[in-house]
Molecule: transfer RNA
Organism: uncultured Alphaproteobacteria bacterium
RNA sequence: GGGGGUGUAGCUCAGCUGGGAGAGCGACGCGUUCGCAAUGCGUAGGUCAGGAGUUCGAACCUCCUCAUCUCCA
Repeated sequence: GGGGGUGUAGCUCAGCUGGGAGAGCGACGCGUUCGCAAUGCGUAGGUCAGGAGUUCGAACCUCCUCAUCUCCA
C1' cells in the first nucleotide's frame, strides 16, 4: 500500500436482506430475611464509531473517514 471482518446500554452480544432499539450480566429502588446471600418485581442507562447521500422512512443500502482484528505484499 491492497483485500476482508468487526464497531449497538457499564460488560458480553442479538436485531430475522428498510418501519417497535432489545436480551443476559451489572447498577439502583422496593418486597422477602434479625442481617447478608439467593430470589421476585420495578426503574434508570443508547448522538446504533463519525459525516454525507438514497428513501415517505436507515442500526440495516451507497460513499468517505476513524479505531481494531485478520490475510497478501